[in-house]
């Protein structure tokens, strides 16, 4: 130097204006955001990987027994770009026009029954569905990776 091991820091951005309204940072229009590696060249949209979320193992404390929570390992699941320009080389970089965003909570929205009303329209009740990329929360959490000390031994 490579390489092994130990401790350690660091490790996600975004509602700002207008509309309907009693009521919306959830709807409608505009606007804003964009994690690690890689990859002839600079990437939310190319290959990967990481958080969520579902299984199934095990394992440890605890118990009379089990469960749950907990931790580790494995599967599964995991989103979206074109065209033209430059150039050796860019689905990455300039122009253009698009597209996307776990999971729980919160909605002025939907549909079905019952009721109220002579019906209609409308109203109330219950059920089911839908319903934030940016508010709220699990998260002072994890974690892909990135650096820094220190030691081992070639």
């Nucleotide at each position: 130097a490579a390489a092994g091991u130990u401790c350690u820091u660091u490790g996600a951005g975004g509602c700002g204006g207008g509309g309907c309204g009693c009521g919306a940072a959830u709807c409608c229009c505009c606007a804003c955001c964009g994690g690690c590696g890689g990859u002839u060249a600079c990437a939310g949209u190319c290959c990967g990987c990481a958080a969520a979320g579902g299984g199934c193992g095990c394992g440890a404390a605890a118990u009379u027994u089990u469960a749950a929570a907990c931790g580790c390992g494995c599967c599964c699941c995991c989103g979206a770009a074109u065209c033209g320009g430059u150039g050796a080389a860019a689905u990455u970089c300039c122009g253009a026009u698009a597209c996307c965003g776990a999971c729980g909570g919160u909605g002025c929205a939907a549909a079905c029954a019952a009721c109220c009303u002579u019906a209609u329209c409308g109203g109330u009740u219950g059920u089911u569905u839908a319903c934030a990329g940016u508010c709220c929360g699990g998260a002072c959490g994890a974690g892909a990776a990135a650096g820094g000390a220190g030691u081992u031994g070639u």